The RNA shown here (SAM riboswitch aptamer (S box leader)) has 128 nucleotides and comes from an uncultured Gemmataceae bacterium. The model forms 97% of the base pairs in the Rfam consensus. The coordinates come from a structure-prediction model, not an experiment, and the mean pLDDT is 82.
Formats: sequence, structure tokens, C1' cells
RNA sequence: AUCUUAUCCAGAGUGGCUGAGGGACAGGCCCGUUGACGCCACAGCAACCGGUUCGCCGCGUCUCUGGUUCGGCGGUGAAUGCAGGUGCUAACUCCUGCCCGGUGUCUGAGCACUGGGGAAGAUAAGAU
Repeated sequence: AUCUUAUCCAGAGUGGCUGAGGGACAGGCCCGUUGACGCCACAGCAACCGGUUCGCCGCGUCUCUGGUUCGGCGGUGAAUGCAGGUGCUAACUCCUGCCCGGUGUCUGAGCACUGGGGAAGAUAAGAU
């Protein structure tokens, strides 16, 4: 970098440095010299991977007088934040974007609101 799978309406900020843009893209709407973004330190959130503990299911070997036990391996559920590996700590991924619908505005168009699916993006785990 590409591909696959899962998740994305919950949660969690202070200080220091710096100094003009930032929120992926486009439009909107926001944040920002009362210092944003970024970097560093500390703190915190979450629980994807890993660890630990407990339960359940399955597999299989050895020992043995014997054993449905223990220990081993695999799967699965729960608990735990654990000196582990990542991630995250404005706004639902800030909203919309493409497709199919619903409601209101007399009908269409347009506009407003709204449901479902997708695209794109982000993060993790795995593969190449």
C1' cells in the first nucleotide's frame, strides 16, 4: 500500500511549547489570537488483540487395580484494566453526498423533516 472481517447515536482533559489555520474530500455548519490544529508531559475512556480467573461443550494421549477426576489442546460464554499491543478523549464518522421509500406544504417541481440500504472515511484483527 492492497484485500477480508468487525465496529462507528456510549465514554473520557488538564498543563507546558508553538502560533494560524483546523474539523479526510466537496458543500454546509462549526472550532480558532479568550490561542484552535500540532507536539510533549501527566491524567482519563473504551475493551479490538493479548493476559488472568470462572463456567459450559468437544478432542485426545499417558499413567493406573480403577476412575465421567486432575493436568493438556481446541471452541464458546462471563468476569477482570492487568507495569501487555493498539486506539480514542468538541460537535452521532459534526451533517449531507449515491440508491429506494415515508410525512408536511392543494398536485408536480422545489423546500422542510424523516426511515432503510450503500459509498467514502476512521479504528482494530488477520492476510498478501